[in-house]
Molecule: transfer RNA
Organism: Triticum aestivum
RNA sequence: UGUUGCUUAGUUGGUAGAGCACAAGGCUCUUAACCUUGUGGUCGUGGGUUCAAGCCCUAUCA
Numbered sequence: 001u002g003u004u005g006c007u008u009a010g011u012u013g014g015u016a017g018a019g020c021a022c023a024a025g026g027c028u029c030u031u032a033a034c035c036u037u038g039u040g041g042u043c044g045u046g047g048g049u050u051c052a053a054g055c056c057c058u059a060u061c062a
Stems, first nucleotide, its partner, number of pairs: 001062002005020004014051001022038005044060005
């Protein structure tokens, strides 16, 4: 240090976001590009505190 396939954000604990990629549609004679929409996360794992944990405590794995 560990958050979606990849790169990552996440404030004082209060419904997990973005870019890329992917899928569908639009545009186009076709492709690319561009535009719109969408899928996808048990937040490394187990336990604890709390009304509520990605966030605090603890153990553990890499």